[in-house]
RNA sequence: AUUGAACGCUGGCGGUAUGCUUAACACAUGCAAGUCGAACGGCAGCACGAGGAGAGUUUACUCUCUUCGGUGGCGAGUGGCGGACGGGUGAGUAAUGCAUAGGAAUCUACCUUUUAGUCUAGGAUAACUACCCGAAAGGGUGGCUAAUACUGGAUGUGGACUAUGGUUUAAAGCAGGGGAUCUUCGGACCUUGCGCUAAGAGAUGAGCCUAUGUGGGAUUAGCUAGUUGGUGAGGUAACGGCUCACCAAGGCGACGAUCUCUAGCUGGUUUGAGAGGAUGAUCAGCCACACUGGGACUGAGACACGGCCCAGACUCCUACGGGAGGCAGCAGUGGGGAAUCUUAGACAAUGGGGGAAACCCUGAUCUAGCCAUGCCGCGUGAGUGAUGAAGGCCUUAGGGUUGUAAAGCUCUUUCGCUGGGGAAGAUAAUGACGGUACCCAGUAAAGAAGCCCCGGCUAACUCCGUGUCAGCAGCCGCGGUAAUACGGAGGGGGCUAGCGUUAUUCGGAAUUACUGGGCGUAAAGCGCACGUAGGCGGACCAGAAAGUUAGGGGUGAAAUCCCGGGGCUCAACCUCGGAACUGCCUCUAAAACUCCUGGUCUUGAGUUCGAGAGAGGUGAGUGGAAUUCCGAGUGUAGAGGUGAAAUUCGUAGAUAUUCGGAGGAACACCAGUGGCGAAGGCGGCUCACUGGCUCGAUACUGACGCUGAGGUGCGAAAGCGUGGGGAGCAAACAGGAUUAGAUACCCUGGUAGUCCACGCCGUAAACGAUGAAUGCCAGUCGUCGGCAGGCAUGCCUGUCGGUGACACACCUAACGGAUUAAGCAUUCCGCCUGGGGAGUACGGUCGCAAGAUUAAAACUCAAAGGAAUUGACGGGGGCCCGCACAAGCGGUGGAGCAUGUGGUUUAAUUCGAAGCAACGCGCAGAACCUUACCAACCCUUGACAUGGAGGGGACCGUUCCAGAGAUGGUUCUUUCACUUCGGUGACCCCUCACACAGGUGCUGCAUGGCUGUCGUCAGCUCGUGUCGUGAGAUGUUCGGUUAAGUCCGGCAACGAGCGCAACCCACACUUUCAGUUGCCAGCAUUCAGUUGGGCACUCUGAAAGAACUGCCGGUGAUAAGCCGGAGGAAGGUGUGGAUGACGUCAAGUCCUCAUGGCCCUUACGGGUUGGGCUACACACGUGCUACAAUGGCAGUGACAAUGGGCUAAUCCCAAAAAGCUGUCUCAGUUCGGAUUGGGGUCUGCAACUCGACCCCAUGAAGUCGGAAUCGCUAGUAAUCGCGUAACAGCAUGACGCGGUGAAUACGUUCCCGGGCCUUGUACACACCGCCCGUCACACCAUGGGAAUUGGGUCUACCCGACGGCCGUGCGCUAACUCUUCGGAGAGGCAGCGGACCACGGUAGGCUCAGUGACUGGGGUG
Repeated sequence: AUUGAACGCUGGCGGUAUGCUUAACACAUGCAAGUCGAACGGCAGCACGAGGAGAGUUUACUCUCUUCGGUGGCGAGUGGCGGACGGGUGAGUAAUGCAUAGGAAUCUACCUUUUAGUCUAGGAUAACUACCCGAAAGGGUGGCUAAUACUGGAUGUGGACUAUGGUUUAAAGCAGGGGAUCUUCGGACCUUGCGCUAAGAGAUGAGCCUAUGUGGGAUUAGCUAGUUGGUGAGGUAACGGCUCACCAAGGCGACGAUCUCUAGCUGGUUUGAGAGGAUGAUCAGCCACACUGGGACUGAGACACGGCCCAGACUCCUACGGGAGGCAGCAGUGGGGAAUCUUAGACAAUGGGGGAAACCCUGAUCUAGCCAUGCCGCGUGAGUGAUGAAGGCCUUAGGGUUGUAAAGCUCUUUCGCUGGGGAAGAUAAUGACGGUACCCAGUAAAGAAGCCCCGGCUAACUCCGUGUCAGCAGCCGCGGUAAUACGGAGGGGGCUAGCGUUAUUCGGAAUUACUGGGCGUAAAGCGCACGUAGGCGGACCAGAAAGUUAGGGGUGAAAUCCCGGGGCUCAACCUCGGAACUGCCUCUAAAACUCCUGGUCUUGAGUUCGAGAGAGGUGAGUGGAAUUCCGAGUGUAGAGGUGAAAUUCGUAGAUAUUCGGAGGAACACCAGUGGCGAAGGCGGCUCACUGGCUCGAUACUGACGCUGAGGUGCGAAAGCGUGGGGAGCAAACAGGAUUAGAUACCCUGGUAGUCCACGCCGUAAACGAUGAAUGCCAGUCGUCGGCAGGCAUGCCUGUCGGUGACACACCUAACGGAUUAAGCAUUCCGCCUGGGGAGUACGGUCGCAAGAUUAAAACUCAAAGGAAUUGACGGGGGCCCGCACAAGCGGUGGAGCAUGUGGUUUAAUUCGAAGCAACGCGCAGAACCUUACCAACCCUUGACAUGGAGGGGACCGUUCCAGAGAUGGUUCUUUCACUUCGGUGACCCCUCACACAGGUGCUGCAUGGCUGUCGUCAGCUCGUGUCGUGAGAUGUUCGGUUAAGUCCGGCAACGAGCGCAACCCACACUUUCAGUUGCCAGCAUUCAGUUGGGCACUCUGAAAGAACUGCCGGUGAUAAGCCGGAGGAAGGUGUGGAUGACGUCAAGUCCUCAUGGCCCUUACGGGUUGGGCUACACACGUGCUACAAUGGCAGUGACAAUGGGCUAAUCCCAAAAAGCUGUCUCAGUUCGGAUUGGGGUCUGCAACUCGACCCCAUGAAGUCGGAAUCGCUAGUAAUCGCGUAACAGCAUGACGCGGUGAAUACGUUCCCGGGCCUUGUACACACCGCCCGUCACACCAUGGGAAUUGGGUCUACCCGACGGCCGUGCGCUAACUCUUCGGAGAGGCAGCGGACCACGGUAGGCUCAGUGACUGGGGUG
């Protein structure tokens, strides 16, 4: 874009068109084919007329009865024409069809035209009547009668046949008019018209034949006996095996016969740029069918939709004996279905049938009705209108938006409605539509808008509700508490009397590729060759003209499409003309190209001659090394095997070693991206036979060529059959190991097999994953086999044929290919069309089997796949680092206690933190408070903030009572500033109402801020340029070097930023300045740097200097740097801090703070008392103290530093511990100190739950700690004490301070973590990834399957209706002939017989489909 559509919501008008796509299912009712009296006999009914009779009376009228077919006419009947058209449907039919173009052996009623006729005679029969049978439908017998019904004779223009003499063959009258004549008064006769007969021609219609075209399936490959042809006969309108007899054995088929499934065909319709694809409603042409099957009759025409006969199914009537019927005509009904209309009007028009005509009939047709089913047109108002109204929605609370939209004011009346007029369609008449179209007037903005969508594709955004629920969804996907995606609302977008959804076809889809695709790796080259059919094919000349080209003719129906006009107001629609219909046939011409025919040629191909290389093939023979076995010798305890072992062999003598022998298989070195072969493949040597290839030379043949569907042959290994052979190796198997297991990998054995001959199999990652052939298109370097040339004789150059590497153009998605193409072209073959199911099932073919080959579908998914990129990862590689390991020192894990956590318990044991990176963490300190938890008791504008109103008072402070307290009651004291003296203001208290306060309530996965971690690891990026289709790359890689992306060098890169380093602080050295509270060398003084004095020293404070690989040597590349040395307080970053790149972990924190959203509001807020956070079968983390002699106890004991208090470097905290001396003497102790009893101190309102310390007494576990695990590289570990913060009090914790003061580092294999480069990847939530198969369960489709049900078809046989045909025809018999009038004949009919044949039956075969216990695999979850 499309539709004969359907469904959902909605619905004002008109025009126009369409309207059972399904059950060719069944049908009630009505209608759809009749007509002609001018063919006929007639007269049932109607009307008229005439005659007769009767009655009434108005006496010429009315009524009744009756007669006459007399007239108009006419039911039924005989006869003619028409019911073969028109209308319906698409079941069947893949060709007896259709389309296009031709053809000859035919018929054709009515119509046109031409010619010739239309004479004469006859007997019947329906109607009718009488009788009879039957329920009915109907039927029978007797008796009359007519014709344009039927028959004989004549004529024979003509026709047909012919033996060429001849034979044979027709007809019908009717109506109108009419002067004379005749008349039986009917008419005859004449004329006109319509008919009739015979024949010719035409037109129209129909039949037949030919060619080409017209679906799928080869998992249908062979089919065919009237089959193919001939002769003869029959039959037909006509040709013909159409039918029959005989003869022959043909005919069709890979260019798809036969079979099977599906299907009416076409003009056209729809889509598309076209080529194509899909389709065949309405309209038009053809065909087929008419309940199903068969059959003929009549007729010009039928094997007949509204005719007949028979059979069958079904329905109806019935008196049960018999009958009737066929909507796929128009309406209509039921049914089926998602779904498709009125039991209408009219013959007015256009046609059709009959008729001389009037006219009749016509569900053809024309109209109306129903349906938004499609297409087209119109309307639902127009202008103005800003307080930008109200309301709604949103909001950052200001406003924004709906929105000129509404209201209001002014105006118009299309459509509708009401009234009036009123056509064309109709030639004179006749109008269903129809009082319709149209025109005029009136009416009032009055009666007339919805549907879908708003995440992207795709135009259009916010709020609320919901919370992986409800739901949405065309694809991607949305929804798990801030949803532009669900539902609602506001707003917006699109279309509009419609809008969406579903279905359908084409397009996009170059996604079946003719136009117009591919096959190295994405799907796709047969394993390889030979070769049949077929396709394609070198150069020149000539002929012919099939293809081709040009022109003409015929046809290509109309309608449709297109163009130009015209008519409905426009449009849709209708109509006229043109063009077109790309096709087919035919005539003429041309001869370039292709084909064909004839002739010629040599370059393609082949032959000949001479050389050459080679694991090419087959057969026979032969050689040495090695393994194994056998025999013999020497010899002794092991051998063998492995990661380590064991099974195994061996004292019956192995292994080892020497000699001899047997047997089988394979051929080291040479050996090479070397050679040969079509591929598979081929390797000791010799001989025989044999295939192909290359080079050189020219003589010959003269296109002999290329490819190759089917076909044929070859075809590794394994496997199979028969017979041999069997050394080694070795599936299966056995044993030993390994392991959780080990039906494996390893070991010891070992059978098929491997070998030979013959025969099968026919497959491989049969690979260059690259079919064969030919031509053309830059090079360089190897190598193999020839040939030629040059000389410097072992080199160079050239050329032909193979085989490799790199690389240009070009190609490719990229990787890559690149004269051996995957480049540029041509020819031929094979193959592909999303993944899975599946190379599977079924069927066929082959095979002894294994199996091979050919080869689907249902179902399921939205991907599967290729190449490359960046990361991440690897029990991949390379390089490097770190207390990472190693080397050391000391611990933890065992004990007791402290502390934190889990768990459990509880009214509550508040909450958070969870591997490293939670667990002496938040907590720099829970008795109350803290406190967030629990119980109880209280408050409700609140403990706190701002605002309003009223009342009171300065505030503060204070007494007593009740109570656990909060709180309640009570008591005392007290008045600030200004003032117009009314009051006002500030502050405080009380009361009231409302906005609000308040929340350690939830969400750290809504957030800010802060923090942890990788990690103080050396990385992370950008601009410009360049490369790449792109993702991206380059820079940042590489060679060195460094602690370092630190620096140097090189380089399509050049620069830059955040990080590193440095700049900052402290410590270490020196100098300068300043000396109080610091210091005291020298001078004085003192108990004492106490004082005078001084500022040299220590020290303090401030500033400066100093270290930079600067110097020397070596090394390195003459670099960066590294190593060593000198000097120096300090040496290669001097030491320690602070400093933490881009980012990762949805890491931690809403309970520090801030904050969105949600939630609570006499409570989840606030206050108080008491309790809890301190519980305790247990588990873990971090610590302290120990287990002792490197120690305990006692004594002695010097020097510190930091810090704090305070105004104070002055005073105080303040005792340092180590060390030294003595004692203890290896014990659960003079170790260890838990636990418990008693007594005190301190803090505090208060030490019961629940503080610390002191004294006396008590004196537990513990004798160095399993698996495992932690810290530390120098003033470090270890060890020793001291101080501080918070704090009323409380440290074994944290943060600091100094004293004493080690050991070890070979080194980077391994563990852990990290950095760089590289490689593989099916990972990207990134290896804690991805992912395979069985089993269990549920569902789905499917294969096999004993059997069973149904359909189709074939063969054989049986039955054989109707019917035509053939034969017969006792019987019956109007027309004609003869007659002796009795009858006979000709002919006909019934009957009978026969062959054919529908339905039906029996048996069997083939085929398709359904069901199916059980069973196989597959898919999804």